Predicted 3D model of a 72-nucleotide RNA (transfer RNA) from a Chloroflexota bacterium. Rfam family: tRNA. The family's RNA type in Rfam is transfer RNA.
RNA sequence: GGUAUAGUAGCUCAACGGUAGAGCACUGAGUUCAUACCUCAGGGGUUUAAGGUUCGAAUCCUUACUUUACCU
Numbered sequence: 001g002g003u004a005u006a007g008u009a010g011c012u013c014a015a016c017g018g019u020a021g022a023g024c025a026c027u028g029a030g031u032u033c034a035u036a037c038c039u040c041a042g043g044g045g046u047u048u049a050a051g052g053u054u055c056g057a058a059u060c061c062u063u064a065c066u067u068u069a070c071c072u
Base pairs, nucleotide, nucleotide: 001071002070003069004068006066007065010024011023012022013021018055026042027041028040029039030038048064049063050062051061052060
């Protein structure tokens, strides 16, 4: 330098172009003499950035940035 892959909650990951979710973690309550386990409830997201297409984009297209792998 070229090709491909990935970028979504604190972490690991989902999500037919049609309200962005789960598990763990965190907070509160219940339970307990107390802690843990368990049960219930809750908070947390400009979906890497900027444009384009569309009635509507996390999803499709372009560019940039970053990660990983391969080739040279």